[in-house]
RNA sequence: GACAGAGUAGGGCCAGCGCGUCAAGUGUCGCGGGAUGGGAGGUCGCCCGCGGACGAAGCACCGGAAGGUGUGCGGUGCUGUCCCGCAUCCGCUGCC
Numbered sequence: 001g002a003c004a005g006a007g008u009a010g011g012g013c014c015a016g017c018g019c020g021u022c023a024a025g026u027g028u029c030g031c032g033g034g035a036u037g038g039g040a041g042g043u044c045g046c047c048c049g050c051g052g053a054c055g056a057a058g059c060a061c062c063g064g065a066a067g068g069u070g071u072g073c074g075g076u077g078c079u080g081u082c083c084c085g086c087a088u089c090c091g092c093u094g095c096c
Base pairs, nucleotide, nucleotide: 001096003094004093005092010084011083012082014080015079016078017077018076019074020073021072028052029051030050031049032048033047034046038090039089040088058071059070060069061068062067
C1' cells in the first nucleotide's frame, strides 16, 4: 500500500415479566438540551425536558363493596435470544 472483516446509538421478530384500558403510554408538531464503533467529525437516525394539537376496546366471571381472576385491546414499558446496524478519515483484526 491492496483486499477482507469486527464493533456504537439504535431498529426488527419472538419469548418472559409488567403498565394502561378511571387514558398514562405510543404516534405527531414546535422549542431547548444530550448521547452516539477506539479517535476525529456528525445526522435524513436515537434519547431527554417543556409546550401544542390530535386521540383509543373492551368483554366475561367472582365479590355487598373495595377489588380480584381470565381473555382481548394499546403504532404500551423493561429484559433476553437471534437478525440488522455510522457515509468519510484514522485506528483495530486477518491476509498479501
A computed fold for a 96-nucleotide RNA, annotated as THF (Tetrahydrofolate) riboswitch aptamer. The sequence was found by an Rfam model in a public genome assembly. The coordinates come from a structure-prediction model, not an experiment, and the mean pLDDT is 83.